[in-house]
RNA sequence: GAUCGUGGAUCAGUUUGAGCGCAGGCGGUAGACCUAACAUAUGCAAAUCGAGCGAAUGAGGAGAGCUUGCUCUCAGAUUCAGCGGCGAACGGGUGAGUAAUGCCUAGUAAUCUGCCUGGUAGUGGGGGACAAAGUAUCGGAAGGAACGCGAAUACCGCGUACGUCCUACGGGAGAAGGUGGGGGAUCUUCGGGCCUCACGCUAUCAGAUGAGGCUACGUCAGAUUAGCUAGUUGGUGGGGUCAUGGCCUACGAAGGCGAAGAUCCGUAACUGGUCCGAGAGUAUGAUCAGUCACACUGGAACUCAGACACAGUCCAGACUCCUGCGGGAGGCAGCAGUGGGGAAUAUUGAACAAUGGGCGACAGCCUGAUCCAGCCGUGCCGCGUGUGGGAAGAUGGUCUUCGGAUUGUGAAGCACUUUAAGUGGUAGGAAGGGCUGAUGGUUAAUACACUGCCGUUUUGACGUUACCAACAGAAUAAGCAACGGCUAACUUCAUGCCAGCAGACGAGGUGAUACGAAGGGUCCAAGCGUUAAUCGGACUUACUGGGCGUAAAGACGCGCGCAGAUGGUUGGGUAAGUUAAACGUGAAAGCCCCGGGCCCAACCUGGGAACUGCAUCCAAAACUCCCCGCCUAGAGUGCGGUAGUGGGUGGUGGCAUUUCCUGGGUAGCGGUGCAAUGCGUAGAUAUAGCAAGGAACACCAGUGACGAAGGAGACCACCCGGCCUGAUGCUGACACUGAGGUGCGAAAGCGUGGGGAGCAAAAAGGAUUAAAUACCCUGGUAGUACACGCCGUAAGCGAUGUAGACUACCCGUUGAGCUCCUUGAGAGCUUGGUGGCACAGGUAAAGCAUUAAGUCGGCCGCGUGGGGAGUACGGCCGCAAGGUUAAAACUCAAAUGCAUUGGCGGGGGCACGCACGAGCUGUGGAGCAUGUGGUUUAAUUCGAAGCCACGCGAAGAACGUUACCUGGCCUUGACAUCCUGAGAACCUUUCAGAGAUGACAGGGUGUCUACGGGUACGCAGAGACCGGUGCUGCAUGACUGUCGACAGCUCAUGUCCUGAGCUGUUGGGUUAAAUCCCGUAACGAGCGAAACCCUUGUCCUUAGUUACCAGGACCUCUGGUGGACACUCGAAGGAGACUGCCGGAGACAAACCUGAGGAAGGUGGAGAUGACGUCAAGUCAUCAUGGCCGUUACGGACAGGGCUACAGACGUGGUACGAUGGUCGGUACGGAGGGUUGCCAAGCCGCGAAGUGGAACUAAUCCCACAAAACCCAUCGUCGUCAGGAUCGCAGUCUGCAACUCGACUGCGUGAAGUCCGAAUCGCUAUUAACCGCGAAUCAGAAUGUCGCGGUGCAUACGUUGCCGGGCGUUGUAAACACCGCCCGUCACGCCAUGGAAGUGGGUUGCGCCAGAAGUCGCUAGUCCAACGUUCGGGGGGAAGGUUACCACGGAGUGAUUCGUGACUGGGGUCAAGACGUAAAC
Repeated sequence: GAUCGUGGAUCAGUUUGAGCGCAGGCGGUAGACCUAACAUAUGCAAAUCGAGCGAAUGAGGAGAGCUUGCUCUCAGAUUCAGCGGCGAACGGGUGAGUAAUGCCUAGUAAUCUGCCUGGUAGUGGGGGACAAAGUAUCGGAAGGAACGCGAAUACCGCGUACGUCCUACGGGAGAAGGUGGGGGAUCUUCGGGCCUCACGCUAUCAGAUGAGGCUACGUCAGAUUAGCUAGUUGGUGGGGUCAUGGCCUACGAAGGCGAAGAUCCGUAACUGGUCCGAGAGUAUGAUCAGUCACACUGGAACUCAGACACAGUCCAGACUCCUGCGGGAGGCAGCAGUGGGGAAUAUUGAACAAUGGGCGACAGCCUGAUCCAGCCGUGCCGCGUGUGGGAAGAUGGUCUUCGGAUUGUGAAGCACUUUAAGUGGUAGGAAGGGCUGAUGGUUAAUACACUGCCGUUUUGACGUUACCAACAGAAUAAGCAACGGCUAACUUCAUGCCAGCAGACGAGGUGAUACGAAGGGUCCAAGCGUUAAUCGGACUUACUGGGCGUAAAGACGCGCGCAGAUGGUUGGGUAAGUUAAACGUGAAAGCCCCGGGCCCAACCUGGGAACUGCAUCCAAAACUCCCCGCCUAGAGUGCGGUAGUGGGUGGUGGCAUUUCCUGGGUAGCGGUGCAAUGCGUAGAUAUAGCAAGGAACACCAGUGACGAAGGAGACCACCCGGCCUGAUGCUGACACUGAGGUGCGAAAGCGUGGGGAGCAAAAAGGAUUAAAUACCCUGGUAGUACACGCCGUAAGCGAUGUAGACUACCCGUUGAGCUCCUUGAGAGCUUGGUGGCACAGGUAAAGCAUUAAGUCGGCCGCGUGGGGAGUACGGCCGCAAGGUUAAAACUCAAAUGCAUUGGCGGGGGCACGCACGAGCUGUGGAGCAUGUGGUUUAAUUCGAAGCCACGCGAAGAACGUUACCUGGCCUUGACAUCCUGAGAACCUUUCAGAGAUGACAGGGUGUCUACGGGUACGCAGAGACCGGUGCUGCAUGACUGUCGACAGCUCAUGUCCUGAGCUGUUGGGUUAAAUCCCGUAACGAGCGAAACCCUUGUCCUUAGUUACCAGGACCUCUGGUGGACACUCGAAGGAGACUGCCGGAGACAAACCUGAGGAAGGUGGAGAUGACGUCAAGUCAUCAUGGCCGUUACGGACAGGGCUACAGACGUGGUACGAUGGUCGGUACGGAGGGUUGCCAAGCCGCGAAGUGGAACUAAUCCCACAAAACCCAUCGUCGUCAGGAUCGCAGUCUGCAACUCGACUGCGUGAAGUCCGAAUCGCUAUUAACCGCGAAUCAGAAUGUCGCGGUGCAUACGUUGCCGGGCGUUGUAAACACCGCCCGUCACGCCAUGGAAGUGGGUUGCGCCAGAAGUCGCUAGUCCAACGUUCGGGGGGAAGGUUACCACGGAGUGAUUCGUGACUGGGGUCAAGACGUAAAC
């Protein structure tokens, strides 16, 4: 890397009271401060009744008087403060508080209920006041005080009492109010009485509605909140209330709540419903509807049927406003609106027309409820932005392989249609009300009131309404996001790890489908994206529906055990659970189904179903619970017996170490990888004997025994626990598990006391090392041992909770028993332990498998991504060390398990290689040559960089080459194609210049033809272009290097595995080889290896020229000639070698080891040939090529220079340092090449390089061309030399246009370093190393290089332990960029969150005090008072005032808790390229 699993992160879907960005045609419908229950200017939101009352007002009218325009009187519409009634407790707003005084569902009894409905009975007769109005007064105002007048459906007695209430059952108590309309008779004080109708009023009984209580179930999170409670819990008496009740009080009692979570803390209005979901369920509680709570904050009561009262009162507080400073006023969480906060939420609109509410007899008035309109795409729904037709496939845009493709029937042009706007017409929402006439009913009545029919009249905010028709014209209307995969949709340009993108993965470093722009296509569409939030996917909290040996997880290591949960067999009973029927309820709306109405839809509406719930009641009795019995299989107990390192206490024993003493004894001992510290001549170590002391118990000893675990091992005695087994009695479910609780619990550690031989933290010394606070060594203290007491943890592990049941065999071992006989070291069986292998089964796999990780049911514990962290804080425990319980912020997109392939290992095994070893020669030191780095330079052109760059590209830089530099030049160009023009081309002279080049002059007129012209060639001109050794070898082709001439690399089919993969290719042998054989779930095949090819070694055949010459002939004696193909030889074809044969051992195979034969023997020697692949290896400068770059230059031609520089460094070479040598002379033997722009002979000349010369040769013929080392003779004699030749000087030769920079060679002279070379290191195994020379390519000239050729010709290999490299199995693996990997900690820098902290600042709250406004209950000497009595004094009764109690705000004190902040400090996290080490794994 790939795979399977575990496990988290992210995405695709839906939804929203939404926000933001871009864009915006219309309509319908719904919705709109989620934040500051923050503060609020202004207006409005609760009034009404004159048919309850007394005043005031007095339009229009009537009457009287008369001075006829004045006065008086009457009735009186209207308006109106006040008394009175009803309402204001509804409607509207908000969600702060509240975890239960709430809500929801179902019940329940000790209650009240205005208006309303029904019933019954009444409505008699009196009295005294307070307002208003008036007078006068205080105050700035708000407002207040005084006096007299004076009405009521206001208030108070009296009378009456069907109901009612109280009662001691005798009795007692307690009501009322009138007003309006009409009216025949009658009465009148002329107001009326009276009758009637209506509305009121009183008492009472019912109903309805509404309200107040009580009970049960349900109703968020935290145990790092475990105990809470004193009116607390219940009782009795009393009080209080509409009513029960510790609601309150007195007394006596001591209860009540809590692990099924009390108390405390945090958060929160609840529900019908809403969103998501297959469902279970999760989340939520806007709009609509039900309930609750609140109204600036806190407290309190009054009034009332109803309030402890949103637009009432009182008090306290904060805030704002007014003020004349003395005092006052206010409460938008009503509707609008403002400020503020905020990402964010509308008009200071119209109307009571409808619906509803209040008042009223009605008309009517009021109504920011409501109905409408305005603003806002905030949601949902609908419609439109045209339709048809139209190819020259236009222009333009984009792309392009330049051909074209695409935009695209899209547009234009042609034909047609008409939402919105304009003009005009016109539904429904209207029911009622008034008036007139008639009906019924009532009545004494034809009247009034009521009912209701006909006629008539009248009521619309919306509204310029919905809707309809006509007219004209495509006119007036499309965007947004995305296009790497997930995910529908691709190209170009620009940018170049920059700018930016991103939901996660990721993308961007010069060819970006991912950034930005454009073109195109895609999705949705008046919207589209994004952000936030919810559910889903997520079986990722698992009830439905998951797990725990190794992935997170069996706690706490193990027992005992209270509560709890679960529980054997059988009979009867009950009916709590369970099952089923009926009934009540489960509001409406919503969801669902069937209909209906808006053109459809959204929306509205009718009916149904549903609301899975709760309660009541009837039934059933299988199962569970409960009650009563029976049973024995679970469990326990009695009796017999065995085994055991089970526990405790006391005693005994021997070995060994150490120490002491004594003897003998001498120089070392000890220790290690090597050493040293240490001990020892003051006698050690070693040795012999005695003694002392402490600790531990060799052998036996065993996947053997025992124990719950920790653990436990010499022997003996005593005490104690448990298991097992046998036969058989007894009890009769007595059981299992077990939160809390409690006991035990290795080692280390702690306390006290003794003890201390050996061992041994710490500390010390010696070594090792870069360091060595380690590993090793020397001694050595706590400790280890004992007694008593703490601690309470371990990889306390089988990483496997406990108890039970069931499910194949086989083989061991240990304890007990039985059976059999052949009595044994026997066989078989049963049972309790302890092991191995393996089937079914399950498991992600490896593995487990009657001792389960299988199949079941019971109980307990535990886990929910990695890190932070088993940490912080808090609690508990501990003497301490510390233990236990146990988070969060922040951060990452992973972390993790098992297995697989390859890689790697200072893991292991096997085999191999000049890999080592054994040897030989070198390099590294010298000077020189050459290449490189570096430096220098105008330039020193470029490339190559460990092995695999460095005598490499370069098989050859004086010019040229040449790409570099300088200078002077050219610009369609030195080169290619196309066009036009004139001209053949070409040859030649002169001048200027360094040359390129420029100027001038002369000669010369090609070829084809259809006669028009065409064409080759050079010149000139315009533009397309040409040209580039400019960049990218990390865009490429092609070629090459390397691993490696290593034996490997693969495929098809089949088997195995969930899968990656495996098998084959492994194993046993063998080989140079994955070579072959055997075995084998494999059987075959391919690329490699081998073979085929070339060369060499032997022979044969063929044909003999230029090769050769044995025999014979000639000769100038040279295969020279004639001849000859015998030999050599060259070149064609064959043969030969195959482990074929013998022997040995091997497994009978493959193969191996010898041998024979053979020229050659086990691939005979060399070469070519290089598998799949690796190194982003090398080359854009061989060539080709994409892209980019430059185009009077990065192109082109020229001259000169440079590539040859030179302090120092490296590689590769050649020459040496000498005697196996140097020098002189002589003699001998090759092969393979090359040659006409050539090799060049003989001869002559020169010391020589050379020159001259001109024969042969296009080569088996001629030439280069003498091979050299070797051998023979001579000389030198160990010396910086007769060795070595650098350097330099002079003189020359040759090539070439040219030899200065900068060539080679020759002669003479000069004669440097260097005396065999440090660490280190290369090559080589036989014709090899080493030494020797020869040739060739390149080339005018210029090799110490390269490529070839032959000559002479060694040494050594025991062997494979280790080094290096590769191969094959195996093993480990946390690496896969694959060990040059990965990775840990500390320090340093930056950033982030967090703990501690002297303190400091807030919030909440407990306790005990102080204080005590308003108010209420109680008490109340004194003060005051219209109604009723009165004996006139007072009484009953009441008021204010005072006061006890309760109590809000407030004050001070002491605690608790929580949130900020804090010098400093602790660790944690994070951060491309800092420092130190390398602890862990391979």